Source information: The RNA shown here (small-subunit ribosomal RNA) has 1393 nucleotides and comes from an uncultured prokaryote. Model confidence (mean pLDDT): 80 of 100. The sequence is in RNAcentral, with records from ENA.

[in-house]
RNA sequence: CUACACAUGCAAGUCGAGGGGUAACAUUGGAGCUUGCUCCAGAUGACGACCGGCGCACGGGUGCGUAACGCGUAUACAAUCUACCUUUUGCUGAGGGAUAGCCUUUGGAAACGAAGAUUAAUACCUCAUGGUUUGCGGACAUGGCAUCAUGCCCGUAUUAAAGGUAACGGCAAAAGAUGAGUAUGCGUCCUAUUAGUUAGUUGGUGUGGUAACGGCACACCAAGACAACGAUAGGUAGGGGCCCUGAGAGGGGGAUCCCCCACACUGGUACUGAGACACGGACCAGACUCCUACGGGAGGCAGCAGUGAGGAAUAUUGGACAAUGGAGGCAACUCUGAUCCAGCCAUGCCGCGUGCAGGAAGACUGCCCUAUGGGUUGUAAACUGCUUAUAUAUAGGAAGAAACAUCCCGACGUGUCGGGAUUUGACGGUACUAUAAGAAUAAGGACCGGCUAACUCCGUGCCAGCAGCCGCGGUAAUACGGAGGAUCCGAGCGUUAUCCGGAAUCAUUGGGUUUAAAGGGUCCGUAGGCGGGAAUCUAAGUCAGUGGUGAAAUCUUGCAGCUCAACUGUAAAAUUGCCAUUGAUACUGGAUUUCUUGAAUUAGGGUGAAGUGGUUAGAAUGUGUAGUGUAGCGGUGAAAUGCAUAGAUAUUAGGAAGAAUACCAAUUGCGAAGGCAGUUUACUAAGUAUAUACUGACGCUAAUGGACGAAAGCGUGGGGAGCGAACAGGAUUAGAUACCCUGGUAGUCCACGCCGUAAACGAUGGAUACUAGCUGUUGGGUUAAUUCUCAGUGGCUAAGCGAAAGUGAUAAGUAUCCCACCUGGGGAGUACGUUCGCAAGAAUGAAACUCAAAGGAAUUGACGGGGGCCCGCACAAGCGGUGGAGCAUGUGGUUUAAUUCGAUGAUACGCGAGGAACCUUACCAGGGCUUAAAUGUAUACUGACAGGUCUAGAGAUAGAUUUUUCUUCGGACAUUUUGCAAGGUGCUGCAUGGUUGUCGUCAGCUCGUGCCGUGAGGUGUCAGGUUAAGUCCUAUAACGAGCGCAACCCCUGUUGUUAGUUGCCAGCGAGUCAUGUCGGGAACUCUAACAAGACUGCCGGUGCAAACUGUGAGGAAGGUGGGGAUGACGUCAAAUCAUCACGGCCCUUACGUCCUGGGCUACACACGUGCUACAAUGGUAGGGACAGAGAGCAGCCACUGGGCGACCAGGAGCGAAUCUAUAAACCCUAUCACAGUUCGGAUCGGAGUCUGCAACUCGACUCCGUGAAGCUGGAAUCGCUAGUAAUCGCAUAUCAGCCAUGAUGCGGUGAAUACGUUCCCGGGCCUUGUACACACCGCCCGUCAAGCCAUGGAAGCUGGGAGUGCCUGAAGUCGGUGACCGCAAGGAGCGGC
Repeated sequence: CUACACAUGCAAGUCGAGGGGUAACAUUGGAGCUUGCUCCAGAUGACGACCGGCGCACGGGUGCGUAACGCGUAUACAAUCUACCUUUUGCUGAGGGAUAGCCUUUGGAAACGAAGAUUAAUACCUCAUGGUUUGCGGACAUGGCAUCAUGCCCGUAUUAAAGGUAACGGCAAAAGAUGAGUAUGCGUCCUAUUAGUUAGUUGGUGUGGUAACGGCACACCAAGACAACGAUAGGUAGGGGCCCUGAGAGGGGGAUCCCCCACACUGGUACUGAGACACGGACCAGACUCCUACGGGAGGCAGCAGUGAGGAAUAUUGGACAAUGGAGGCAACUCUGAUCCAGCCAUGCCGCGUGCAGGAAGACUGCCCUAUGGGUUGUAAACUGCUUAUAUAUAGGAAGAAACAUCCCGACGUGUCGGGAUUUGACGGUACUAUAAGAAUAAGGACCGGCUAACUCCGUGCCAGCAGCCGCGGUAAUACGGAGGAUCCGAGCGUUAUCCGGAAUCAUUGGGUUUAAAGGGUCCGUAGGCGGGAAUCUAAGUCAGUGGUGAAAUCUUGCAGCUCAACUGUAAAAUUGCCAUUGAUACUGGAUUUCUUGAAUUAGGGUGAAGUGGUUAGAAUGUGUAGUGUAGCGGUGAAAUGCAUAGAUAUUAGGAAGAAUACCAAUUGCGAAGGCAGUUUACUAAGUAUAUACUGACGCUAAUGGACGAAAGCGUGGGGAGCGAACAGGAUUAGAUACCCUGGUAGUCCACGCCGUAAACGAUGGAUACUAGCUGUUGGGUUAAUUCUCAGUGGCUAAGCGAAAGUGAUAAGUAUCCCACCUGGGGAGUACGUUCGCAAGAAUGAAACUCAAAGGAAUUGACGGGGGCCCGCACAAGCGGUGGAGCAUGUGGUUUAAUUCGAUGAUACGCGAGGAACCUUACCAGGGCUUAAAUGUAUACUGACAGGUCUAGAGAUAGAUUUUUCUUCGGACAUUUUGCAAGGUGCUGCAUGGUUGUCGUCAGCUCGUGCCGUGAGGUGUCAGGUUAAGUCCUAUAACGAGCGCAACCCCUGUUGUUAGUUGCCAGCGAGUCAUGUCGGGAACUCUAACAAGACUGCCGGUGCAAACUGUGAGGAAGGUGGGGAUGACGUCAAAUCAUCACGGCCCUUACGUCCUGGGCUACACACGUGCUACAAUGGUAGGGACAGAGAGCAGCCACUGGGCGACCAGGAGCGAAUCUAUAAACCCUAUCACAGUUCGGAUCGGAGUCUGCAACUCGACUCCGUGAAGCUGGAAUCGCUAGUAAUCGCAUAUCAGCCAUGAUGCGGUGAAUACGUUCCCGGGCCUUGUACACACCGCCCGUCAAGCCAUGGAAGCUGGGAGUGCCUGAAGUCGGUGACCGCAAGGAGCGGC
């Protein structure tokens, strides 16, 4: 909070001054006596129950129902009532019979009764008098609003009263006030997937009924009434003053307070009464609960408290009538859960506090951070001084109180008024005041990535978690959790829910519809909306004044009261509305008159593929007939199916058929759109310029409605040449239900009837007016003149508009009028319902759920089996290879104790490694050590340690033994010990530095200023040329600049100058078998320093220029002379933590370190890179010739000797222009004759050499023997454009040696070819498309497994609401009757609805 159910208590009584009375209490009196008890007496105060009066219809609660005259507002009642109250007038006479109570008896468990006797009244009844009202009959006057109303008079009929008494009442009539009732105008939510509703329904006459009007009810009559300005139906809901929000207009709400309505367990009904169809009254029915003696009874918290249940959630079974108000009463007074107070709750608003000032050694400690210096917490604390609001204690202590009543006084004059005194406080010993002591009694919450004020560390590692949106978290998280610190609020702070705002995001103020959502397919036209000029009238709209109303509270403003404020009081303003009235008349409307410019009509012209029906023509096509003619035709990228010797295709002739109309032909023309094309004809319609006449606003738009409406499709009947869905076959393909081919049905055609949709598009509704130009074209008129003009139809552009693209008199500009449509994407133009349709389907048209986007235009890139231009050994043209063999080497895989690790398309794979037997070495097995090595520093000790020898051991290591410092005395050196700093080839190259590869030596990549664009961005950098080049020139809203290109640097090619040893030797001399060997020379070669030279400089041609071109000149070299170094911005999270460095993490008697042995060398296999070959352009043997560059002392090694040889033993020279090396291909001669060979050399056996501690795993070389595969290599693929390819050898680094056929250099010999840019690959520039931006290795569609969410179906199960028809029919009201009761009034009873 819940119209869910409620235990218990209280919430409406009062009056004895209406009555009969006396149950209880008290007083008084009396009696009995036990002297404190009993009894008696209505005598007094009072009073239970009873009769009677008034009240109980107020106050209090709730919001079920209600979409309504319920509410709000404004009116009306000539259609009404009103107890108590006020004013005025009059009256209050005479009688009567009962009945509660009490008493007696009696039934029942109770609730509650029953019978008899008796009694009173302000209870009830009768009569009299009187007025009023009403009915009937009649006369007069006044007024209004139609029916009428009012006043007055006469006659007739009917009807009153109450007592009590000192004060009070009662009755009748009139008026007021108050309250109530009724009627009407206007306003009052959503749904049209609710379009028709209604029989007492609408109206009339009459009667009844009511306080009163009325179909309110009934009888009869008529057929009306409401509705697109939304009836009826469905859903939801009390309405208003007001409240929240908002600048306002609006939007949302209806708590507290006030007004109205409705309701009182659910439904119905009346009674009483002034007032009810009655919350704490009655009757009936129903559900529920309770009591019971089972026969019967009782009850209604949506009053105040309180309980249960439900729920996220909301309080005390309190005090008092002191105040305000209410009921009764003459009053005292009684009652009052209304009310006033208190209690609970930070639920809201307001106010106050938790101290203030000083205090830096910026203290110590702690937490935290750190660059280890410090920072921060932080003036914070300690400490010093001050204050006491609050809290505590003590003391004092209100206002709220005015009255009523009683007493006194006064006034008027007999019951009222005024003054004074006395009396009354729940809250409450509360507010407030004083005193006392002392900082004493008092701070939390959220947040710290951006929005949004505030940052670091640790933990965690797409986990745990956060999150309002974006998003954070995958090992350095300011975003999670904790901590330190900071920020914002503060007795509060955050979260959640709801509403408004921002949101111009439903747009009246104040939006849009070419492409973002959105123009109906088109036209006609109804209602409606809007509408040309002039005049007169009117005054509905409009404007102004006045009056009434718009309750109070609220809001605003002034003033005032609580210490301030919240709060409250008072006054003003406001209440934007409605009604009435008086004026104004510009505009709109209405009425009347008039005008011609809008619109329509007319005349004679002119136009067109405008429509409907007919007529007719030629070409083509297929088909049938006949002829000629022979082997193929046809078709395709290539084929096949198909046709054809039964004569096709081709060709000739003439026949019949259907459909469509070449050329003209065009941003051409016409039409409302769809659409319309040979000729001709009949009928019909339209546009248009010009001009006369005529009508006189007749106009525009258009919901609902109607007509037309491509293609496809449907129905009936025809027609059918070609084409051709479906279908069949052939191809293509992985498949090919496709694209291609051969056939082919419906259909396409005609007539009639449906359908009613399209990217029905200009993706742009219609109408009117206005707003710069240029240039085509169609049709008319006109002019000397494509000169002007009208109506169309195109292009380009100005202003403007537009998000931009664009549009721009044919507007998407500026304005007006009307219609249609839109409001994030998907679900979905779907479902349900309805209408239409023969069907297909069309029209109308949601929601649940789900996502954080979907979309438009433009920009930069990237991409394209898009386009253009250009380049590159990219292709092509050539030469030589690889892929086949054997071997070498690297990789994968496999194996293994280990086969350490890294590199993996190009850009890994003879790569890191420029050299793994041990070492290297990082791996494995086994055995050891725990601070070993290095360095520094400090302390202490010592003169050691190391070395040699021996033993054990696989060795590391352990043990034994031996020898043993220097000194200037300051110390030096070295060992040992201790402390501080270890070590890691462990992980992360996706934390990094540095270095490197690749695109690519490709020509690109950018900046400043200016300009253009809302902006991203563009321009420059594009265009035309040119270049190897963003190289240069020209043009140019660009002008300049930077990094790249080029040049500057090195080598090489030519020359000169200088210099002349170890290099050189022309000339002179000496010497030798011979040699620059020697003297000498400085010419040459060479060496190595400096210069020169090449710049399109000159000439011819082309070109504006840049530049290109030429077997041009000159020159050693010519157009970058040839090579090298040099690598822009960037890309690949490219490679490397194992070169090195480094953040973080990890190991610490081990992931560190030492040693021995093994492994990195494995081997079914696969791949890459190479070597050697397959031979005669060759092999072998003998002889002969010519380099460059580089290396060398633990080295290169001449020469001599030995060995067949590798090599060994001697040994000169050289730290090198001085010494050390047979260059090979080549040339000459001889031999081999095409064979697995005199090719080829693998493999294997044997014997050796060398290096080394050591060649088993696992070295190289030599000799003898052995003599495998291989006869030029499939698909595929690589390199190279000139001193290049090919071929030949030489040298070096590493290195004890070497698995080197590798790598890096050097020279010798020395070609072929390039037409060209179609294609393959890569790249550059421009342009185009894009749904890509991790950028085509992109994006993305559909199906499916499992799980989950929402929805549908489902055998069944179960609840609620409403309408209508029929049956039964309670209580009750109203008639009828009433032989019974009663004097009467009336009643019991019976019966009707």